[in-house]
Context: one part of a larger RNA
Order: sequence, then C1' cells, then structure tokens
RNA sequence: UGACGGGGGCCCGCACAAGCAGUGGAGCAUGUGGUUUAAUUUGAAGCAACGCGAAGCACUUUUCCAAGUCUUGACAUCCGCGUGUCCGAUCCUUAACCGGAUCUUUCCUUUGGGACAGGCGAGACAGGUGGUGCAUGGUUGUCGUCAGUUAGUGUCGAGAGAUGUUGGGUUAAGUCCCGCAACGAGCGCAACCCUUGCCAUUAGGUGCUAUGCAAGAGCACUCUAAUGGGUCCGCUGCGGGCAAGUUGGAGGAAGGUGGGGAUGACGUCAAAUCAUCAUGCCCGUUAUGACGUGGGCUACACACGUAAUACAAUGGUCAUUAACAGAGGGAAGCAAACCCGCGAGGCAGAGCAAAACCCCAAAAAUGAUCUCAGUUCGGAUCGCAGGCUGCAUCCCGCGUGUCGUGAAGUCGGAAUCGCUAGUAAUCGCAGAUCAGCAUGAUGCGGUGAAUACGUUCCCGGCUCUUGCACA
Repeated sequence: UGACGGGGGCCCGCACAAGCAGUGGAGCAUGUGGUUUAAUUUGAAGCAACGCGAAGCACUUUUCCAAGUCUUGACAUCCGCGUGUCCGAUCCUUAACCGGAUCUUUCCUUUGGGACAGGCGAGACAGGUGGUGCAUGGUUGUCGUCAGUUAGUGUCGAGAGAUGUUGGGUUAAGUCCCGCAACGAGCGCAACCCUUGCCAUUAGGUGCUAUGCAAGAGCACUCUAAUGGGUCCGCUGCGGGCAAGUUGGAGGAAGGUGGGGAUGACGUCAAAUCAUCAUGCCCGUUAUGACGUGGGCUACACACGUAAUACAAUGGUCAUUAACAGAGGGAAGCAAACCCGCGAGGCAGAGCAAAACCCCAAAAAUGAUCUCAGUUCGGAUCGCAGGCUGCAUCCCGCGUGUCGUGAAGUCGGAAUCGCUAGUAAUCGCAGAUCAGCAUGAUGCGGUGAAUACGUUCCCGGCUCUUGCACA
C1' cells in the first nucleotide's frame, strides 16, 4: 500500500422486512450427471455449467460407430504426356459411393500453337471439428451501469509511498457546493443517440370523413412521417450557510434522471472459447485426410436443474354476441370467397412484391348446465382410423377423430426463486431457425393487482477508520 476480521462508523441494492405468484410433491417436455452401448461425437461446471453453444438431431446436418471404398486426393497452385470437351441422356453393376458401355459434343489461330475442360503420371503439397484457451489474437461472461480508476506539475517523506481522491454538507453518481499544499486534467458518471407520453406546423397515392352503395370532393378528426416546441428546481412557501441541494404547492400531457433502451472505466477470475474465425508449437499423412450406405447423437434402474400442464366452482362444458389489439411476415411465397370433410385437411386460386390483398386473436361479456365428487376436474399412457411434410417418418416427425382407454395428482417436508406499476399475475398473437417439427428463445399487445413501518438482522457492494495470521 493492499487483502482479511463472527472490529467500529456512514450509505446503498427486491438484500431483509411488508406483500403477490411460484419451485421443491404428481405425470410430462427439455438439458445435465451417472449407467449402458459398436457408437450413445463434443464443449460448458458455485453465483457467472445444466430449454447453455444448438435461431429447430428422420437422410443431410454430423464431428461418433459398423462394414464397403479412394490415396496428389472432396478443395488450391505449379510441371509433363496424350485427348477434345464440359454438361446431359440411356443401359449394366452396386446397399450406395465407386466402376463399365453407348450416344451427344468447344473457341481463337500466323496451322507452329494457344485458351478452356476433363483424363493419366511424378512430386512439391492439399486436407485434419486431431492436442494444447496454462503459448496466443479476436470475441464473450462476471464483479457491475457498481462509482470508481489514473497520470502531469508542485509539496511532504531517507524510501516504499502520501497528498490531490481526505474533511463538512448534498446527490442515483469522485453529482455538485464549501473548506483544505495543492493546482489543473484523462478514462468513467451525466448529457449528446433511439423509443414512448403532450402540442403545433408541413405533407397526405393505399389512411380518414359525410352516405345504403358508387362517383366525385375534402384533410377538421384517427393515423402515417418529417420538422419544431415543451421540463429548466424555471415560478412560489417553509427549512438550509446569501451555497450545493431538499421538501410541499401552482401551472402543466408530463416534475425533479418523466418511463424504457443502446451505451459496461482501470482491472479481477492463468474465467470461457484452438469446435465461428485466425494462429505458434506438437501430432498423424494408403490416414487422426476423403466418399457414400446403414446405425447413433432420441438408450434408461436412478439423481439434479429449468420450463409448460394440473390438482378445479374467481372453475369445466356448450351456446350466443358482425366482440375488441399491437408488432411482424409474404413470390420456389401469403393465400380469401364458394364447395367437400365431425376434424386435421382437401378442392379451388380471387387478390397481393403489400397503409391496398392475405396470414389474424384469446382471456373478457351474456345465457344455460354441472354442485364439491378423483367428478362433465385432470389429462398421461395405450389401441383403432385418418391427415400433412418430405426420395423416405421402422428405429425417430407434427396435427386430427361429434372414436375408445382415462394413470398420477385433492396445493406439495427441510429448503428455495422472481417481482415495486401498466410491474407481478394471467390471456392470446407474430417471425427467426425451418420441407416438416416450439411447452424453448426473441418480440408484441389485451385484462390488470397487493405491499413497502423501516434498516435491528441475512446476502452482496461503496467509503472512512481500527487491528495485524498474510502478500
């Protein structure tokens, strides 16, 4: 100077408390461990691994396994030889790849050759998702959006170092004010950026308006999208040091950072990643490289994490009501109406490269019924039938049935997680990945709470001070 203390002081955080809804019990989905296996490829390991890499494992992917094959190679450059193609079509063979046969078939030219293509040959090489993240770059997590971190000059100290950065107030903040051997700075904080809430102006093809419809008209309203205004403790009262700032009030759509996002200082953890990529060294080179076929990653006594579904009456079922969104997507696409089917779906193909057309709501409301039961709760599991995608659903996909079956489960021990407002809880919707496959993740809106006395205690953090096993 740090680190540490079951030392002290000050302060903060869904940290506790006050509340709401959960997890831990059930069956199921998914990830992991373990076990099994020819293989169950691999990485991730307290918080900060475990619905994580994976924004989607039938083949492919795919790295793993089995058997079958290739060896200048699936991919690149260079050399020599001979050919004229390449692509494509048909047949034989094979599990497929490989292999064989036939057909088809270039351009320029000084006629020497050249371009391009595939074939053969020799080696330089090519190739490695092989090892090392404790050799590395780059990227990322975490403390933590915590308020810290640093150097210049000066001063103090023999020096390591100190001061500044401490003190009194204040703040979300090393934020600001005052004081001070310090003065002035850098990186952080804040602001500048995006979005949302109010208003004005401008513009309105597809939006909006009046109407039963159309034509025509208009841009007040809704909305769209560009510019500007608006919030600054600006005004006012009390208290404060004539400070910084605090607390109430007015006006206002909004009040003290208005709400949300992006933004992550110096550093810590030899944290993660050699399997995104790049890369040193090491390793292997008729194989640890390459090709296709089939299997595996989907196994299952068990253990753990994370979700979704329930155990019901604030509910289930049925019906009615022209119910009511936002944000997105759409051409190898989104697909309406009509018709068929109980339904998944089929037929059909209007319209739309989209403010135009399509995908497109549910909870809610109203009425009826069930009457506290393992039930008209719950839906696992299994059988039958049928649908979709796709070369192909056996291992191993997703829906449907006004078909049948109807398991556990009656609110969950010790323990433990999230959340302070349009939040929790609850309800559905969208696209990304994607042929098909979502209880996941990412966004979107609908309905919409309870509680916060307070900081004694638990956890984590900032800061000052004190002690000294330690560096």
Overview
This is a predicted structure of a 471-nucleotide part of an RNA (small-subunit ribosomal RNA, 3' major domain) from an uncultured bacterium. The prediction has a mean pLDDT of 80. The RNAcentral record of the full RNA draws on ENA, Greengenes and SILVA.